A computed fold for a 501-nucleotide part of an RNA from a Candidatus Kerfeldbacteria bacterium, annotated as small-subunit ribosomal RNA, 5' domain. Its Rfam family is "Bacterial small subunit ribosomal RNA". Rfam links the family to the GO terms ribosome and structural constituent of ribosome. Lineage of the source: Bacteria > Bacteria candidate phyla > Candidatus Kerfeldiibacteriota. It was read from a public genome assembly. The coordinates come from a structure-prediction model, not an experiment, and the mean pLDDT is 86.
Context: one part of a larger RNA
RNA sequence: GGAUGAACGCUGGCGGCGUGUUUUAGGCAUGCAAGUCGAACGGACAUUUGUAGCAAUAUGAAUGUUAGUGGCAAACGGGUGCGUAACACAUUGGCAACCUACCCCAAAGUUCAGAACAACUCCUCGAAAGGGGAGCUAAUACUGGAUGUGGUUGUAGAUCGCAAGAUUUACAAAGAACGGCGCAAGCCGCUUUGGGAGGGGCCUAUGGUCCAUCAGGUAGUUGGUAGGGUAAUGGCCUACCAAGCCUACGACGGAUAGCGGGCGUGAGAGCGCGACCCGCCUCACUGGGACUGAGACACUGCCCAGACUUCUACGGAAGGCUGCAGUCGAGAAUCUUCCCCAAUGGCCGAAAGGCUGAGGGAGCGACGCCGCGUGCAGGAAGACGCUCUUCGGAGUGUAAACUGCUUUUCUUUGGGAACAACUCUGAGUGUACCGAAGGAAUAAGGGGCUGCUAACUUCGUGCCAGCAGCAGCGGUAAUACGAAGGCCCCGAGCGUUAUCC
Numbered sequence: 001g002g003a004u005g006a007a008c009g010c011u012g013g014c015g016g017c018g019u020g021u022u023u024u025a026g027g028c029a030u031g032c033a034a035g036u037c038g039a040a041c042g043g044a045c046a047u048u049u050g051u052a053g054c055a056a057u058a059u060g061a062a063u064g065u066u067a068g069u070g071g072c073a074a075a076c077g078g079g080u081g082c083g084u085a086a087c088a089c090a091u092u093g094g095c096a097a098c099c100u101a102c103c104c105c106a107a108a109g110u111u112c113a114g115a116a117c118a119a120c121u122c123c124u125c126g127a128a129a130g131g132g133g134a135g136c137u138a139a140u141a142c143u144g145g146a147u148g149u150g151g152u153u154g155u156a157g158a159u160c161g162c163a164a165g166a167u168u169u170a171c172a173a174a175g176a177a178c179g180g181c182g183c184a185a186g187c188c189g190c191u192u193u194g195g196g197a198g199g200g201g202c203c204u205a206u207g208g209u210c211c212a213u214c215a216g217g218u219a220g221u222u223g224g225u226a227g228g229g230u231a232a233u234g235g236c237c238u239a240c241c242a243a244g245c246c247u248a249c250g251a252c253g254g255a256u257a258g259c260g261g262g263c264g265u266g267a268g269a270g271c272g273c274g275a276c277c278c279g280c281c282u283c284a285c286u287g288g289g290a291c292u293g294a295g296a297c298a299c300u301g302c303c304c305a306g307a308c309u310u311c312u313a314c315g316g317a318a319g320g321c322u323g324c325a326g327u328c329g330a331g332a333a334u335c336u337u338c339c340c341c342a343a344u345g346g347c348c349g350a351a352a353g354g355c356u357g358a359g360g361g362a363g364c365g366a367c368g369c370c371g372c373g374u375g376c377a378g379g380a381a382g383a384c385g386c387u388c389u390u391c392g393g394a395g396u397g398u399a400a401a402c403u404g405c406u407u408u409u410c411u412u413u414g415g416g417a418a419c420a421a422c423u424c425u426g427a428g429u430g431u432a433c434c435g436a437a438g439g440a441a442u443a444a445g446g447g448g449c450u451g452c453u454a455a456c457u458u459c460g461u462g463c464c465a466g467c468a469g470c471a472g473c474g475g476u477a478a479u480a481c482g483a484a485g486g487c488c489c490c491g492a493g494c495g496u497u498a499u500c501c
Base pairs, nucleotide, nucleotide: 001501002500003499004498006497007496008495009494010493013372014371015370016369017368018367019365020364021330026328027327028326030325031324032323035072036071037070040069041068043066044065045064046063047062048061049060050059051058052057079283081281089207090206091205093203094202095201098200099199100198103196104195105194106193107192108191109190110189111145112144113143114142120135121134122133123132124131125130152173153172154171155170156169157168158167159166160165179188180187181186209255210254211253216246217245218244221243222242223241224240225239226238227237228236258280259279260278261277262273263272264271265270285306286305287304288303289302308319309318310317311316336362338361339360340359344358345356346355347354348353375405376404377403378402385396386395387394388393410438411437412436413435414434415433419428445490446489447488448487449486450471451470452469456485457484458483459482460481466473467472
């Protein structure tokens, strides 16, 4: 000199774009953050209405709402950096050892039956949370049979491959499915299979911290055989067999740490860092576990244990902000319990649409960067005041006053978007912007002045009070302390502190 997610002191006019708990992965009141589909299904309720009837009523139809069954989503999106020195990450290859819901392309199919369980009704237990029993019922829920292009498994062969194996032929066995809407055409689904796209799993080599005052480590340890397990390889697990395996090219142990794209600095080499944004990993009160599912060992799912908090009729129950706001605490220190789904995107739905603290916006903070303003021109050999003085004067200083002008900004008022591509639809917003009027009006400070280092005098003080980054100043004329005047630097900022280059 540059830089910062900064903080502190003094000061503070406006706008745009960014950015904001670096500390206690400490505790959390309250609200919201994941639902949706009635065109899968049976009910219930409401409204309208038809038929029969004098009426009560009985029995239909349509529309709307939706507790339950069922489907899809909830594994995404959002947050965090505790843990992790590891195939966690980055780069390079591999899987002849693998999976993949939704989407796209292609082939074939979509048949016949059946038994239940919620909702509902009745009974019943409990303070509650929540149950228990009996009975009825529907389905794209569940079960059995049929068919079997293709696929799977087995047997027998053929071709290819270095090989684990790949391709292919024949035979055998077992194994699929569901309907909805529509007058219809048809559309949306469903089943089996092949391919694709995107996503994921596993393996491999290489790379990136410190300590040797950590030198030996290891018993599922290292390898084999067999089996189990998985989508899949593998000591991943088990049994048996062998005795291996790693290590000064640093094993093992300890400390520290999420990794990368990148960011800061530097001419570069390098050094330091990993906030915001993007990719990957990781965790979700602490520890453990599985269930469901294409996918989880699952942040706002389940079970167990523990700590903590809340309710309780004392018998038992409920909870998990490292989502968005907000609160207490901690701290030098870090924001609103705001608006909207209009846009972008996500989930569900045939659609209309619903949900979405993702996201879009507004608010607060000079926290940062950038831009603008606080007026412009004229105006005296030069007012007053103040300071200095050799007492002559000099400085402040065209500075002010005064005259003329302008209106960025400001105030008032009128108009008023784009963003909607796409019919409708705008939170932001009467915002940005434009016109008119008013009036210099609403707006300057901070640090420094001995040398390094741009900028000097007077007074006060008297090794005192104090200053200070280093050298050093101060003990009676201090350009170094304090004040005043003047000057220098930067300017809505200026200094200080901390850290990095």